[in-house]
Context: one part of a larger RNA
RNA sequence: CAAUCGUUAAGGAACUCGGCAAACUAACUACCGUAACUUCGGGAUAAGGAGAGCCAUUCUUCCUGAUUAAUAUCAGGUAAAGAAGAGGAAGCAUGGAAUAGUGUUGUACGACUGUUUAAUUAAAACAAAGCACUCUGCAAUAAGAUAAUAAAUCAAAGUAUUGAGUGUGAUUUCUGCCCGAUGUCGGCUGGUUAACGAAUUUUCUAAGUCUACUAAUAUAAGCUUGGUUAUGAAGGAAACCCCGAUCAAUGGCGGCCUUAUCGAUAAGGGUCCUAAGGUAGCGGAAUACCCUGGCCGUUAAAUGCGGUCUUGCAUGAAUGAUUUAACGAUACAACAGCUGUCUCAACGAUUGGCUCA
Numbered sequence: 001c002a003a004u005c006g007u008u009a010a011g012g013a014a015c016u017c018g019g020c021a022a023a024c025u026a027a028c029u030a031c032c033g034u035a036a037c038u039u040c041g042g043g044a045u046a047a048g049g050a051g052a053g054c055c056a057u058u059c060u061u062c063c064u065g066a067u068u069a070a071u072a073u074c075a076g077g078u079a080a081a082g083a084a085g086a087g088g089a090a091g092c093a094u095g096g097a098a099u100a101g102u103g104u105u106g107u108a109c110g111a112c113u114g115u116u117u118a119a120u121u122a123a124a125a126c127a128a129a130g131c132a133c134u135c136u137g138c139a140a141u142a143a144g145a146u147a148a149u150a151a152a153u154c155a156a157a158g159u160a161u162u163g164a165g166u167g168u169g170a171u172u173u174c175u176g177c178c179c180g181a182u183g184u185c186g187g188c189u190g191g192u193u194a195a196c197g198a199a200u201u202u203u204c205u206a207a208g209u210c211u212a213c214u215a216a217u218a219u220a221a222g223c224u225u226g227g228u229u230a231u232g233a234a235g236g237a238a239a240c241c242c243c244g245a246u247c248a249a250u251g252g253c254g255g256c257c258u259u260a261u262c263g264a265u266a267a268g269g270g271u272c273c274u275a276a277g278g279u280a281g282c283g284g285a286a287u288a289c290c291c292u293g294g295c296c297g298u299u300a301a302a303u304g305c306g307g308u309c310u311u312g313c314a315u316g317a318a319u320g321a322u323u324u325a326a327c328g329a330u331a332c333a334a335c336a337g338c339u340g341u342c343u344c345a346a347c348g349a350u351u352g353g354c355u356c357a
Stems, first nucleotide, its partner, number of pairs: 001352008010343002014341001019338001028051002031049002037042001039170001054088002057084005062077005090094001102336007109328002114126002130168006144154003173321002176253003181250002183246005190241002196235001201230001204227006254272005281315001282312001293309006
C1' cells in the first nucleotide's frame, strides 16, 4: 500500500447519476392491535406494541385414602405437563452465542404464477387465461403440415363444443366514422386478353408439267406436289376490366374565412376538398418540438415527482382505449428508521505486497 473484516465522538444522505455499499430490523407466542382500497378471496407478519432465563409460592391436570348413593369435600403424594401473580436474587446484558423481515406512501408499465439473450440486457420483451376473426362436412385425400414424380405419414384411432391459422392480451366500462386505394370473398349481362388456334397472305427452293414472244432450241413467267421462311383473322379461361360485400382485413380518419350587448371565446354561418374527416376516452404522457409550458403541493432552495389545465409539433379505440384489487430481484419520486456514503478521517485484526535484516 492492497484485499477481507471489526469499532468509532458530534452530526445523520450534507455523499452520489442514484442511499451504490454498509447499517438498522429479525426467530417464537392459541398475546394485544391492525388503515385506505378491494374482483370480498385479500390487503396482513399491514402498521404499531407486549412477553421471555433462574429460584420460590400457589393452582390445575394425575394417583391413593377417608367420606358420599354418586359428584362435591377433606388428607397425603412420586414422576410428568402446564398456568397465575406489582414474589425474590445476580449481572452491562435473560430470544444473553448462532440462526434470524427494514417499514410506509404515490406514480408508470405489465393483470397474475410462469419464460428469455448458457458467457455484458430478466425487462415494460415472450407466454398466458380471456376475447375476436378466418379456414375446416372428412364414405372417395377435412383444412393445415412433411414429401414432392409419388407412395405414404401427422392432423386423428379425432369430427364444427373438432382441428388449423391470425390478431389482441385477466377482470370492469367500452370498442366510433370510412370499402376511394391494397387484399380477400361472392357475382357475371358485357368488355379486353394469355397459352392455344390456324384461315389468309409472303420469300426461297427441289422435281414434274405447261406455254407466250419465235422457224426451232434456250430463257423468263405460270401451274401441281414437297420442303423452307415470314404474316398471323375468327374463336378462346374460374385470370384482368366490370358489379357487389367485407376494417377485431392491410390501412385512413382536412383546410380557409367569419360571427354573441366591454374584451375574450365561438354554440352558429359561408366556402373548398375528401372514401370518410378523429367519436367516447385519455392528454407536457415511456407520445409535447417550442419548453425547465402555466398554476398548486412537496423542499430553505426542485430541468425531479404528484395533481390540474390543455388545439395533442406528431393521442385515440383488439396496430386496442380507459380504469383497476392483488402481484413485481421492473422504472421514477417521497417519508420514517438506520448508519463511516459523507463532513473527515482514525484505530485494530487477518492475508498478501514493499523496505530493511

A computed fold for a 357-nucleotide part of an RNA from Coleophoma cylindrospora, annotated as large-subunit ribosomal RNA, domain IV. Its mean pLDDT, the model's own confidence on a scale to 100, is 82. NCBI's taxonomy places the organism under Eukaryota, saccharomyceta, sordariomyceta, Dermateaceae, Coleophoma.